[in-house]
Molecule: transfer RNA
Organism: Coccomyxa viridis
RNA sequence: GUCCUCUUCGUCUAGUGGUAAGGACAUUGUCCUUUCACGACAAAAACACGGGUUCAAUUCCCGUAGGGGAUA
Repeated sequence: GUCCUCUUCGUCUAGUGGUAAGGACAUUGUCCUUUCACGACAAAAACACGGGUUCAAUUCCCGUAGGGGAUA
């Protein structure tokens, strides 16, 4: 240089065009407990960026950035 692939709450992840973007751990609050831990309930928190297609995009297409891989 060329080609392939990935990017979603703090972390790990699910999600093959429409429904509230869900789950686990973590965090915070309340309850429980003499207290802590455990446990129960609740809350906050995310689609890398820019365009395009479409009535409608996390999803499809193009480019950019970053990570990984193959090749010489």